[in-house]
C1' cells in the first nucleotide's frame, strides 16, 4: 500500500442525483457459443462511496520495541436523543 468482511464515528423521515451497480431489440473490438470489454443511455438504483480501528488475504518496504494522548469529516429540508451554554 491493495482488496474483502466487522465494527465504530447518536438516530429517523422525505428530496435531488455525482460516482459505483443493475438493466439495454443500442454501438464497437475480442469471440464457434457462451460471455468478456470500451462507449452510449431522457432507464432502475443511489447521500458512510470518507475517517479511525480489528480480523483475513494479497503485494512492497527495512531499523525495531514500548508508552502516553486523541479524533477530523459526511448536499438540502424537516424531526427525535445526549451534553455544555445563555436566559
Nucleotide at each position: 500500500c491493495c482488496u474483502g468482511u466487522c465494527g465504530a464515528g447518536g438516530g429517523g423521515c422525505g428530496c435531488u442525483g455525482c460516482a459505483c451497480g443493475u438493466c439495454g431489440u443500442c454501438c464497437g473490438c475480442c469471440a464457434u457459443a457462451a460471455g468478456g470489454u470500451g462507449g452510449c443511455g431522457a432507464a432502475c438504483c443511489c447521500a458512510g462511496g470518507c475517517u479511525c480501528g480489528a480480523c483475513a488475504g494479497g503485494c512492497g518496504a527495512u531499523u525495531c520495541a514500548c508508552g502516553u494522548a486523541c479524533a477530523a469529516c459526511g448536499g438540502c429540508g424537516c424531526c427525535c436523543g445526549g451534553c455544555c451554554a445563555a436566559c
Annotation:
This is a predicted structure of an 87-nucleotide RNA (SAH (S-adenosyl-L-homocysteine) riboswitch aptamer) from Pseudofulvimonas gallinarii. The prediction has a mean pLDDT of 78.